The RNA shown here (transfer RNA) has 65 nucleotides and comes from a marine eukaryotic metagenome. Model confidence (mean pLDDT): 84 of 100. The RNAcentral record of the sequence draws on MGnify. Its Rfam family is "tRNA". It is annotated as a transfer RNA.
[in-house]
Formats: sequence, C1' cells, structure tokens
RNA sequence: AGUGUAGCUCAGUGGUAGAGCAGCUGUUUCGUAAACAGCAGGUCGCCGGUUCAAUCCCGGCCACU
Repeated sequence: AGUGUAGCUCAGUGGUAGAGCAGCUGUUUCGUAAACAGCAGGUCGCCGGUUCAAUCCCGGCCACU
C1' cells in the first nucleotide's frame, strides 16, 4: 500500500445484497451423468464515528497478500 461480502470464486461506490460453481428438491432416464425448473444458504472481518439511512464514507483493531 492492497484485500476482507453465501461452502468456493467474485459483483455490488449511500436507500432493506446478487451472479457463477457447489448443495437440496422436482421433471426427464432402465439407472447414472447431463439438461431444464425450483428451493435453501449472508449478524457484508470486529469496534466506534458521520448520516434520516452505511456492504459503500471516516477512524481504530484483527487477519491475509
């Protein structure tokens, strides 16, 4: 100096957080896989500050590079 967001890889630059893969269920198949449809899964590293409102801005701490 940079990074920290779902099990993994990553989006999201102020207004109640998403994708792909993985997982589960269903359809299909003699069966498996694949394909298709759906479901579930998050105290957004921690503690404060600013703000009507913070994943986002500011400070400190922790971890990793």